Annotation
A computed fold for a 73-nucleotide RNA from a Spirochaetales bacterium, annotated as transfer RNA. Its Rfam family is "tRNA". Rfam classes the family as a transfer RNA.
[in-house]
RNA sequence: GGGGAUGUAGCUCAGUUGGUAGAGCAUUAGGUUCGCAAUCUAAGGGUCAGGGGUUCGACUCCCCCCAUCUCCA
Numbered sequence: 001g002g003g004g005a006u007g008u009a010g011c012u013c014a015g016u017u018g019g020u021a022g023a024g025c026a027u028u029a030g031g032u033u034c035g036c037a038a039u040c041u042a043a044g045g046g047u048c049a050g051g052g053g054u055u056c057g058a059c060u061c062c063c064c065c066c067a068u069c070u071c072c073a
Stems, first nucleotide, its partner, number of pairs: 001072007010025004019056001027043006050064004
């Protein structure tokens, strides 16, 4: 220098041809307990790495860019 993969909640990850973004764990509150643990219920939390474009509508399609991993040279 060139090719490929990944980037989504605090962490690990889903998101089936474009149609209002989810789970588990964690956190907070409450119930059960003398209390803790465990368990149950509820709640909060996201500029979908970043910028631009196409579209009525983009995590999803196109372009650029950044980071990590990997292959070739």